[in-house]
Context: one part of a larger RNA
Molecule: small-subunit ribosomal RNA, 3' major domain
Organism: Ktedonobacterales bacterium Uno-9
Parts: sequence; structure tokens; C1' cells
RNA sequence: UGACGGGGACCCGCACAAGCAGCGGAGCGUGUGGUUUAAUUCGAUGCAACGCGAAGAACCUUACCAAGGCUUGACAUGGAUUUGCACCAGCCGUAACGGGCUGUCCCUUCGGGGCGGAUCCACAGGUGCUGCAUGGCUGUCGUCAGCUCGUGUCGUGAGAUGUUGGGUUAAGUCCCGCAACGAGCGCAACCCCUGUCGUUAGUUGAAUUUUUCUAGCGAAACUGCCGUUUUAAAACGGAGGAAGGCGGGGAUGACGUCAAGUCAGCACGGCCCUUACGCUUUGGGCGACACACACGCUACAAUGGUCAGGACAAAGAGUUGCGAACCCGCGAGGGGGAGCCAAUCUCGUCAAACCUGGCCUCAGUUCAGAUUGGAGGCUGCAACCCGCCUCCAUGAAGUUGGAGUUGCUAGUAACCGUAGGUCAGCACACUACGGUGAAUACGUUCCCGGGUCUUGUACA
Repeated sequence: UGACGGGGACCCGCACAAGCAGCGGAGCGUGUGGUUUAAUUCGAUGCAACGCGAAGAACCUUACCAAGGCUUGACAUGGAUUUGCACCAGCCGUAACGGGCUGUCCCUUCGGGGCGGAUCCACAGGUGCUGCAUGGCUGUCGUCAGCUCGUGUCGUGAGAUGUUGGGUUAAGUCCCGCAACGAGCGCAACCCCUGUCGUUAGUUGAAUUUUUCUAGCGAAACUGCCGUUUUAAAACGGAGGAAGGCGGGGAUGACGUCAAGUCAGCACGGCCCUUACGCUUUGGGCGACACACACGCUACAAUGGUCAGGACAAAGAGUUGCGAACCCGCGAGGGGGAGCCAAUCUCGUCAAACCUGGCCUCAGUUCAGAUUGGAGGCUGCAACCCGCCUCCAUGAAGUUGGAGUUGCUAGUAACCGUAGGUCAGCACACUACGGUGAAUACGUUCCCGGGUCUUGUACA
């Protein structure tokens, strides 16, 4: 000087407390451990691994296993020799790939060149190892308020001072004081969205105008004004105002910590393989199942279920696409093909929770929907292993969940649906969007994490 303390003081955070909804019990989905397996590819492992890499494993992907095949190779560059048997088309053969047979190059200044094939040599190739050799990127403490430097001064020195102190703030934010005076990276602001008004332009938007909407530009909020307290910074109350003291949200992550994560995204040092640890094909596996954990979905019902009728969004996507009207089918869907490269057309009458009325009357039920049987639809070369959906039948566990544990402070939680990416097909996941819309916070003693000062130390 740090680090640590079941030392002290002060302060903060959904950290506790006060509340609301959950998880932990059930069924199912997904991930992981374990076990099994020819293989169940690999990585991630307290917080900060476990709906994580994976924004989508039937083949492909695919890295794993079994079996078959290739060896200058699926891909790149160069050299030597040789050749027109290559591409394409047809035939034979295989589980398929590989393989076999037949036909056939282009330009030319006739030197050769282009495009290929064969053999040989350099080499290619490796998702093989090392993240403890690395770059890059990322997580985390933490959007916490800190981390430093120049000059000066103090100290033999390591170092100190500044950065401590008194106030104040979300903040090393600002004020006052002070052997310090300044400065840098962080904080804040500048950027984006949102809330009010004005103004300009309006197509495809609104039947019409005010106006809504869309896209620009501008105004407005600054503790500016008043009061109280104060030396000041600031705090509290008030007025006006759409908005008030950071208005709400996002992006933005200082010096560093964890030999944190990633050699399987990519790059790269070293090591290893080279008729195989490379390449390729068919089939299988990644989907197994006494079990354990994590994260979700659906429920256990009457604030409900079901039937009929009625209402209101936002944000997106679309030419290998979205696909209307109309017709067929109980339905999934099929036929059909208008319009649209989209404020025009379509998904889409764009929602559901919601409202009105009928039935059910507390029961394992008109709750719940797992499981299984049958019949179908769609995508795709192909749904047996192993996809999604529909209809009929079947109707399991489950009556609110032990110890424990998670999220959330307002348009938030909770509940409700919608869209998108990935994608041929497949979403209870993820990302976004709106609709309905709460309760509680006395307070900081305690638990957890963090900041500042101080104290002890046999630790560095």
C1' cells in the first nucleotide's frame, strides 16, 4: 500500500421487510447429470453451466457408430511427362457412392493457347490435442462510482498528498474548507424511442372538414419563478404547465478481477494423422431410460367450463413469396387463381381475455386433458426408428403442493392473445407487439451484494 475480520461509523440496491404471482407435489415439453449403448458426437459446470452454443438433428445438417468405397484426393497453387477417353447424352451394374461400355473438344498467325483427363512430385485435408502458448469476441463484479496522471509539497524509502474533512447528490454530482494546483478515462450531456404544442408536405392513409395518421422541421423544462431553511451547493413546499426537479424507456459498460468462457464461428504458435485421425456413400445414432436436478407449458375448476350472439389493437411479414372472392370437405385441408415487389393487395372480417343470454351446481364432474385405438390431411426423394395437424373414440395423474426457493415498485406484476427470425415441414423456446390492469413499501435491526472513511493483523 492492499487484502481480510462472526471490528466500528456512514450510505446504497426488489438485499430484507410490506405485498402480488409463482416454483418445489401431478401430467407433459425442453436441457443436464447418471446409466445404457456399436454410437447415444463435442463443448458449457456456484453466482456468471443446465429452453446454454442450437434463430429450429427424418436424409442433409453431423462432427458419432456399423458396413461399403476413394487415395494429388470434395477444395487451392505450381512443376514434369502424356493425352482428348472430360462435360453432356445413352446403356450395364450397385443398398448407394465408387465402377464399367459407347458417341463426341474449342481457338489458331500452325509456333502454340484455352478447357479438361491420366501418371508422378511438391502439397492439399483434419470439428485431431493444447483457451494453462495466443488474437479476436463474450460473460461477471456493475451502469457499481470509481481508476489514474503531470507538476508541486511531505517522507531515507516503499509511498503519501491531490481522491481525505464538513455538507449535498443517482453520481469523485456540486459547494465550502484544505500543500496542493490542474488534467485524463469513467458520471452527466451530446444519439434513438416515447409524452404536449406549433409548422411544412401530403400519396396508397381518413366518406367529408375540423381532425386522426404518416414523414420532416421547430418550440417547450432550466430548480427559470415564488416561499421556507442555508455562507454556498442543495433540500422541501407552491404556482403556472402536457410534462417538475434525471419526465419514462433504450443504446452506451472506466482501470481492472476470475490462468473465467470459446482452438467446434473465424484466425493463429506448437504437437500429432497422411491408402488415414483425410474424403465419400447407405443405414443407424445425436430422439435410449430403474433414476436425480434445472427451466417451462397445461391443470387441479364456478372470479369457472360449454354453447349462441356482439365489440375493441399494436407491431410485423410477403415474388422460390403472401395468396382474396367463389366451390368441395365436420375439420386439418383441397380446387381456384384476382390482387400485390405492397400506408394500395394478402396473411387478416386481422386478435384473445372482454360484454350479453342459455345450460352445468361442487362431483374426480359438462373440471382436467396425459395415454392408447381407428380414420384422414400436409410438407418432403422419403415421416418405421423420428415430423406437424384434423376428426371419432378412450379418458390417466391431479382437489393448490414439505423443507426450501424465484420474479416484480406502475402502465410495472399478473392475466390475454398477435407477429417475426430460424424454417421444405416442425415452437410449450426465443425476440418483439399491443389489450385488460393491481397490491404494497412502517422502515434499515437482521440475510445477500456493493461503495467511502477508520481500526486490528503473525496474510501478500